[in-house]
């Protein structure tokens, strides 16, 4: 150098043919229990990697660029 994959909550990962951005953990609060653990309710928490284009709409499609795995030289 080149190809391929990935980036989305603190963290692990979902998000169907472009059409309301979720879920489980971890944390807050509450019940429960003498307490603590576990359990069950509940609320929160996002600039979807950064810029740019396409369309009425883009995490999703195109370009660029960064990081991170992988693989060819």
């Nucleotide at each position: 150098g080149c190809c391929u994959g990935a980036g989305u909550a603190g963290c692990u990962c979902a998000a169907c043919u472009g059409g309301c951005a979720g879920a489980g953990c971890a944390g807050g609060g509450c019940a429960c229990u003498c307490u603590u653990a576990a359990u069950g309710c509940c609320a929160a928490g996002g600039u979807u990697c950064a810029g740019g284009g396409u369309u009425c709409g883009a995490g999703u499609c195109c370009c660029u660029g960064c990081u991170c795995a992988g693989g060819c030289a």

Predicted 3D model of a 73-nucleotide RNA (transfer RNA) from a soil metagenome.
Its Rfam family is "tRNA". Rfam classes the family as a transfer RNA.
Its mean pLDDT, the model's own confidence on a scale to 100, is 82.